């Protein structure tokens, strides 16, 4: 200097909760607020999870629309695992 690493400083980042908006929801934004985190920085590319208004299949019906019901992501999570990309300090 570089991997690995994860002591020390000195700083980051927030979970649950409440509030307030956005959204069929999942869940996101602020603000308050700390369970935690050394990539809890970004990144839905793989695996997984979580929603289902609309659109599509299907069921149901004699039919058709409606309502019902069941799938299904063109939605979500990056603080489920991985990958991918970039980073701040430097003890052992």
């Nucleotide at each position: 200097u570089c991997c690995u690493c994860g002591a020390a400083a000195g700083g980051g980042c927030a979970a649950a909760c409440u509030u307030c908006g956005c959204g069929a929801a999942a869940g996101c934004g602020a603000a308050g607020g700390a369970c935690g985190c050394a990539a809890a920085g970004c990144u839905a590319c793989g695996g997984g999870u979580c929603u289902a208004a609309a659109a599509c299949u299907c069921c149901c019906g004699a039919a058709a629309u409606u309502a019902g019901g069941a799938g299904c992501a063109u939605g979500a999570c990056a603080g489920c695992c991985g990958g991918g990309u970039u980073a701040c300090c430097g003890a052992a």